[in-house]
Context: one part of a larger RNA
RNA sequence: CUGGGCGUAAAGAGCACGUAGGCGGUUUGUUAAGUUAGAGGUGAAAUCCCGAGGCUCAACCUCGGAAUUGCCUUUAAAACUGACAGACUCGAGAUCGAGAGAGGAUAGUGGAAUUCCCAGUGUAGAGGUGAAAUUCGUAGAUAUUGGGAGGAACACCAGUGGCGAAAGCGGCUAUCUGGCUCGAUACUGACGCUGAGGUGCGAAAGCGUGGGGAGCAAACAGGAUUAGAUACCCUGGUAGUCCACGCCGUAAACGAUGAGUGCUAGUUGUUAGAGUCCUUCGGGGCUUUAGUGACGCAGCUAACGCGUUAAGCACUCCGCCUGGGGAGUACGGUCGCAAGAUUAAAACUC
Numbered sequence: 001c002u003g004g005g006c007g008u009a010a011a012g013a014g015c016a017c018g019u020a021g022g023c024g025g026u027u028u029g030u031u032a033a034g035u036u037a038g039a040g041g042u043g044a045a046a047u048c049c050c051g052a053g054g055c056u057c058a059a060c061c062u063c064g065g066a067a068u069u070g071c072c073u074u075u076a077a078a079a080c081u082g083a084c085a086g087a088c089u090c091g092a093g094a095u096c097g098a099g100a101g102a103g104g105a106u107a108g109u110g111g112a113a114u115u116c117c118c119a120g121u122g123u124a125g126a127g128g129u130g131a132a133a134u135u136c137g138u139a140g141a142u143a144u145u146g147g148g149a150g151g152a153a154c155a156c157c158a159g160u161g162g163c164g165a166a167a168g169c170g171g172c173u174a175u176c177u178g179g180c181u182c183g184a185u186a187c188u189g190a191c192g193c194u195g196a197g198g199u200g201c202g203a204a205a206g207c208g209u210g211g212g213g214a215g216c217a218a219a220c221a222g223g224a225u226u227a228g229a230u231a232c233c234c235u236g237g238u239a240g241u242c243c244a245c246g247c248c249g250u251a252a253a254c255g256a257u258g259a260g261u262g263c264u265a266g267u268u269g270u271u272a273g274a275g276u277c278c279u280u281c282g283g284g285g286c287u288u289u290a291g292u293g294a295c296g297c298a299g300c301u302a303a304c305g306c307g308u309u310a311a312g313c314a315c316u317c318c319g320c321c322u323g324g325g326g327a328g329u330a331c332g333g334u335c336g337c338a339a340g341a342u343u344a345a346a347a348c349u350c
Base pairs, nucleotide, nucleotide: 004321005320006319007304008303012318014201015200016199017198021194022193023192025088026087027086028085029084030083031082033081034080035077036076037075038074039073040072041071042070049065050064051063052062053061054060091191092188093187094185095184096183097182098181099180103177104176105175106174107173108172109171110154115149116148117147118146119145120144121143125136126135162169163168206247207246208245209244210243211242215241216240220236221235222234223233258317259316260315261314262313263312266295267294268293269292270291271290272289273288274287275286276285277284278283299306300305323350324349325348332343333342334341335340
């Protein structure tokens, strides 16, 4: 390379947008680049293969044929692919009318709770644990009442509920704003799918500068436990957690399942619509679209299981895998303030 694969055995990039490229709906005509057929030229010889012949045979040698699957020229065909011109509406978009939503950004605002401060009542304990102790408290704690400060998070509603490409998103209000769904249509007319490089987004932790700091809490200190206890438990507690701006670019970034399109039994729950029938006006039945769950036929699978949200049947494009360890390491490159990230071997060994 071929072949085979990627839910769990090695393997789907964290996610998207998009360049080149690859692939691409129905139909008419033209063309003849690909394609197909015929002819001609060329494809050195030797070798290989086939048939003869010569050395007593053979190796070897000689002759003839075939082959050289290629390239070029030319004639013809026009189904398919391409190109050009035209047409179409089912793909894609557009317009109009509805709809749901923790989708995003900014500003404002609310109550509960914790902590702290001040004041009142009040007195000897409070905390904490398996049991204790460190700790707090007669300088008045804990408890309780009133007032105040400040920061962070938003109980109930809340739901295998919703939204978002993923990361993720949850008090309330306003402003700005993205996407989606349903129904209708007399519009555009293939405008599409995928996507190497590239670009953007990307939890937590971490980094830089400046703020903020209630609670929690790496590190650290102390008390316990223990043979020891650099832990689990307890009392404290700093970075950090929060905000603004800028980096980092990684996660079991998981559905461990790339994106798109079409096809292939059903049953049942739920979310958002639309149509229609019945109605006791509460609602119910049927049909249909888009999501999201549970089962399950066929089929698939090593099995587990998947099963119209496929891991079924097919097609298009991308990414990735090739025994374990060495190693996601070294070296080099790129990126980064750093931490490190990314790309990525070999010797050796089993």